[in-house]
Predicted 3D model of a 74-nucleotide RNA (transfer RNA) from a Candidatus Kerfeldbacteria bacterium. The sequence was found in a public genome assembly. It matches the Rfam family "tRNA". The family's RNA type in Rfam is transfer RNA. Rfam links the family to the GO term triplet codon-amino acid adaptor activity. Model confidence (mean pLDDT): 81 of 100.
RNA sequence: GGGCAUAUAGCUCAGUUGGUUAGAGCGCAGUCCUGAUAAGACUGAGGUCCCUCGUUCAAAUCGAGGUAUGCCCA
Numbered sequence: 001g002g003g004c005a006u007a008u009a010g011c012u013c014a015g016u017u018g019g020u021u022a023g024a025g026c027g028c029a030g031u032c033c034u035g036a037u038a039a040g041a042c043u044g045a046g047g048u049c050c051c052u053c054g055u056u057c058a059a060a061u062c063g064a065g066g067u068a069u070g071c072c073c074a
Stems, first nucleotide, its partner, number of pairs: 001073007010026004019057001028044005050066005
């Protein structure tokens, strides 16, 4: 220098033929339970879907550019 992949909650990830409220597990907080813990049950908080621009009535999802990380080639 060229090519490919990935980027969504604190962590690990799902979600793409564009559409109805953006989700799960773990973690965190609260309540119940217990003599008290653990376990268990219930509830809740937590998100600029990496950034910018564009297409569209409508974008996490499509297009362009960029950034970061990983892999391959040189």